[in-house]
Context: one part of a larger RNA
RNA sequence: CUGGGCGUAAAGGGCGUGUAGGCGGCUGGGUAAGCCGCGUGUGAAAUCCCGGGGCUCAACCCCGGAACGGCACGCGGGACUGCUCGGCUCGAGCAUGGUAGAGGCGAGUGGAAUUCCUGGUGUAGCGGUGGAAUGCGUAGAGAUCAGGAAGAACACCGGUGGCGAAGGCGGCUCGCUGGGCCAUUGCUGACGCUGAGGCGCGAAAGCGUGGGGAGCAAACAGGAUUAGAUACCCUGGUAGUCCACGCUGUAAACGAUGGGCACUAGGCGUCGGGGGGAGCGACCCUCCCGGUGCCGUCGCUAACGCAAUAAGUGCCCCGCCUGGGGAGUACGGCCGCAAGGUUGAAACUC
Numbered sequence: 001c002u003g004g005g006c007g008u009a010a011a012g013g014g015c016g017u018g019u020a021g022g023c024g025g026c027u028g029g030g031u032a033a034g035c036c037g038c039g040u041g042u043g044a045a046a047u048c049c050c051g052g053g054g055c056u057c058a059a060c061c062c063c064g065g066a067a068c069g070g071c072a073c074g075c076g077g078g079a080c081u082g083c084u085c086g087g088c089u090c091g092a093g094c095a096u097g098g099u100a101g102a103g104g105c106g107a108g109u110g111g112a113a114u115u116c117c118u119g120g121u122g123u124a125g126c127g128g129u130g131g132a133a134u135g136c137g138u139a140g141a142g143a144u145c146a147g148g149a150a151g152a153a154c155a156c157c158g159g160u161g162g163c164g165a166a167g168g169c170g171g172c173u174c175g176c177u178g179g180g181c182c183a184u185u186g187c188u189g190a191c192g193c194u195g196a197g198g199c200g201c202g203a204a205a206g207c208g209u210g211g212g213g214a215g216c217a218a219a220c221a222g223g224a225u226u227a228g229a230u231a232c233c234c235u236g237g238u239a240g241u242c243c244a245c246g247c248u249g250u251a252a253a254c255g256a257u258g259g260g261c262a263c264u265a266g267g268c269g270u271c272g273g274g275g276g277g278a279g280c281g282a283c284c285c286u287c288c289c290g291g292u293g294c295c296g297u298c299g300c301u302a303a304c305g306c307a308a309u310a311a312g313u314g315c316c317c318c319g320c321c322u323g324g325g326g327a328g329u330a331c332g333g334c335c336g337c338a339a340g341g342u343u344g345a346a347a348c349u350c
Base pairs, nucleotide, nucleotide: 003322004321005320006319007304008303012318014201015200016199017198021194022193023192025088026087027086028085029084030083031082033081034080035077036076037075038074039073040072041071042070049065050064051063052062053061054060091191092188093187094186095184096183097182098181099180103177104176105175106174107173108172109171110154114150115149116148117147118146119145120144121143125136126135162169163168206247207246208245209244210243211242215241216240220236221235222234223233258317259316260315261314262313263312266295267294268293269292270291271290272289273288274287275286276285277284299306300305323350324349325348332343333342334341335340
């Protein structure tokens, strides 16, 4: 460079935003850079190819032709792409009116439970297991009642339910705030799609400083089990888990399926909105739009399966793969306080 690929075989970037770039709706005029036609010039000779000829043949050599894939200029064409001028509204955006929601941030607040503390009642056990033991308890435990303190998480509702770009989000109230969907079809007039770099967000664990610490619980200690038991089980228990601020930047960050647009049988649920019918009606019938599930035709697939939420049929843009091990290692660069992250080989070997 090219080909074939990326759900599970190697391969979709964790997610967004957006720069350069690539790509780009309908219609009219201009232009002629790309594009097409014709002509002219050039493309040295030799070589290569075709025809013919000369050395006895061949290699080799000679003659002729073609070719030299190219470039430049001139004339012409005007469909398509580009450039430019103008128009359009279906793409995109805005406006207006509604609407659902654990979307985000902050503040406040509620009840159940747990643990601890104080007091009352009360007495010999409690706890734990396969069975035990360590442990707790006559200095009164466990049980039970009353009061108090603290921290963390929010049972039922709760759903193949909802929201968010992803990570993720769940008691209640208030404040601030992002996005979506539906209806109207008023406005702008292609303003669009994607997106190398860049920037931002990013579970858990981990790190820094300060707080907090009920429960749980790496490490650790003890008790068991066992041949051993640096485990599984039990009794304890510190980081941590929580908050604030700052780092880290990873994951089976998964739908293991990048984003956008268009097209391609149906059936059954469910969530949000709207139109029509019927009706007392939130029920019911029907249609449209947007989500989210199950089944299934064509088609696709190695099969499994996917199947309008495509893994079908096409177009545009990005990322990535190219046998296994060595290895996501080494070296170097960049980033990080560190842990480490990111980029990412080779020898050798099968």
About this RNA: Predicted 3D model of a 350-nucleotide part of an RNA (small-subunit ribosomal RNA, central domain) from a metagenome. Its Rfam family is "Bacterial small subunit ribosomal RNA". Its mean pLDDT, the model's own confidence on a scale to 100, is 90.